Context: one part of a larger RNA
RNA sequence: GACGAACGCUGGCGGCGUGCCUAACACAUGCAAGUCGAGCGGGGACAAGGACUUCGGUUCUUGUUCUAGCGGCGGACGGGUGAGUAACGCGUGAGCAAUCUGUCCCUCACAGGGGGAUAACACUUGGAAACAGGUGCUAAUACCGCAUAAGACCACGGAGUCGCAUGACUUUGGGGUCAAAGGAGCAAUCCGGUGAGGGGUGAGCUCGCGUCCCAUUAGAUAGUUGGCGGGGUAACGGCCCACCAAGUCAGCGAUGGGUAGCCGACCUGAGAGGGUGAUCGGCCACACUGGGACUGAGACACGGCCCAGACUCCUACGGGAGGCAGCAGUGGGGAAUAUUGGGCAAUGGGCGAAAGCCUGACCCAGCAACGCCGCGUGAGGGAGGAAGGUUUUCGGAUUGUAAACCUCUGUCCUUGGGGAAGAAGAAAGUGACGGUACCCAAGGAGGAAGCCCCGGCUAACUACGUGCCAGCAGCCGCGGUAAUACGUAGGGGGCGAGCGUUGUCC
Numbered sequence: 001g002a003c004g005a006a007c008g009c010u011g012g013c014g015g016c017g018u019g020c021c022u023a024a025c026a027c028a029u030g031c032a033a034g035u036c037g038a039g040c041g042g043g044g045a046c047a048a049g050g051a052c053u054u055c056g057g058u059u060c061u062u063g064u065u066c067u068a069g070c071g072g073c074g075g076a077c078g079g080g081u082g083a084g085u086a087a088c089g090c091g092u093g094a095g096c097a098a099u100c101u102g103u104c105c106c107u108c109a110c111a112g113g114g115g116g117a118u119a120a121c122a123c124u125u126g127g128a129a130a131c132a133g134g135u136g137c138u139a140a141u142a143c144c145g146c147a148u149a150a151g152a153c154c155a156c157g158g159a160g161u162c163g164c165a166u167g168a169c170u171u172u173g174g175g176g177u178c179a180a181a182g183g184a185g186c187a188a189u190c191c192g193g194u195g196a197g198g199g200g201u202g203a204g205c206u207c208g209c210g211u212c213c214c215a216u217u218a219g220a221u222a223g224u225u226g227g228c229g230g231g232g233u234a235a236c237g238g239c240c241c242a243c244c245a246a247g248u249c250a251g252c253g254a255u256g257g258g259u260a261g262c263c264g265a266c267c268u269g270a271g272a273g274g275g276u277g278a279u280c281g282g283c284c285a286c287a288c289u290g291g292g293a294c295u296g297a298g299a300c301a302c303g304g305c306c307c308a309g310a311c312u313c314c315u316a317c318g319g320g321a322g323g324c325a326g327c328a329g330u331g332g333g334g335a336a337u338a339u340u341g342g343g344c345a346a347u348g349g350g351c352g353a354a355a356g357c358c359u360g361a362c363c364c365a366g367c368a369a370c371g372c373c374g375c376g377u378g379a380g381g382g383a384g385g386a387a388g389g390u391u392u393u394c395g396g397a398u399u400g401u402a403a404a405c406c407u408c409u410g411u412c413c414u415u416g417g418g419g420a421a422g423a424a425g426a427a428a429g430u431g432a433c434g435g436u437a438c439c440c441a442a443g444g445a446g447g448a449a450g451c452c453c454c455g456g457c458u459a460a461c462u463a464c465g466u467g468c469c470a471g472c473a474g475c476c477g478c479g480g481u482a483a484u485a486c487g488u489a490g491g492g493g494g495c496g497a498g499c500g501u502u503g504u505c506c
Stems, first nucleotide, its partner, number of pairs: 001505003005502005012375006018368002020333001025331003029328003034073003039070002042067011080286003089211008099203002104199007112146001114144002121136006152177003156173007182191003212258003219249003224246004229241003261283004265276004288309005311322004339365001341364003347361001348359004378408004388399004412447001413443006422433001450495005455476003461490005471478002
């Protein structure tokens, strides 16, 4: 000098930040991922009209609205945490002739004709529940054949260009395989569908270099190292498998052990360097513990599924339910770290044609001197140098222009009045913050100062008390009867809404 700090004493205001560093301990409760009726069938409510009517009502049409279910897109983003990881994990620079990419943009082409189901629903069975089963009916942008197919894919043949080894690209011939869906609107049209090519974005993989401590860790290794063939993957590869060979790594530190998420950055320092990796940004890993796959463009998936385990809860004892390292909040641990708040107004995200819905992301507010910065606690005048305090050589000295007193001011404060920007597109409408910031007026010095130190280092001295006691102390050291070093008082010094102490780093 610095801090995500804590502790002691003290504490007026504002702005901007920051706030479980410990138990990746366990969690009550609420909320944090939905949306689309312009994909589909059905159901409910309301309104209007028609028909029937035993005047109770029944039924049909139209419109508005709500919706459990099927279906689509999203739930792989956003948010949290740092347990694991010494690794192509991260940083940096290259490569993929070994790769994928929903939505988005551009270009080209196409969408013909059929089929069978199944939720919902009805009836019913089992069960305490969670839920499960049976029979029957029905729709689709759900599912499945057929047709059409190309510069797509597969195998084969010809030609050309090029390269980086395997090869890549272009072109051509016949053969084989594979598409589609509709919706809204009076319509125009719009939103969608299918195939192909290009772009963009995102992702996967490979390599060079760099990346802590211990040699009181010296040898390690059998899918181990390589080959051939296959499987698998979007893709290369012992990634996996069969067979063959016996290799591979290591004193330039293998293997083992310990510790640790990495970086941009942050702190310090003249720099080189050293230390750190909170907030913010990028990457990675994890989601009660361990394992596994499914779906999907994308996951081996925090608020999805299955299995095992520990724990908690419900139970009719047969069986079930759960996962805050999301936002709040609780217990616990700890020196220690906040509200079970407001709003989608803005920014951004998901869905939707849109209106809009959802959004504890986010924007705000609350709490905390935790940090940085700013402001205030008054200003000018005022000597009878008042009183009081302290001290004294009793003359005085000092507190001290300090106070009183006089004249002012109004930052902050209180009250009243006005009152935003942030809101976008030409108008209208739309603000959580917030009647906030800010402006004006009035009131009134009123409501706002402490903490540490005074032996030397080190700025600042006297008196009394105590008497190696009580105590102080960062180092040297003070205290045993005049202690500037302990305690109190007066005075002084330093900083100031803070001041000291402790801890850690330079």
This is a predicted structure of a 506-nucleotide part of an RNA (small-subunit ribosomal RNA, 5' domain) from an uncultured bacterium.
Its Rfam family is "Bacterial small subunit ribosomal RNA". Rfam links the family to the GO terms ribosome and structural constituent of ribosome.
The prediction has a mean pLDDT of 86.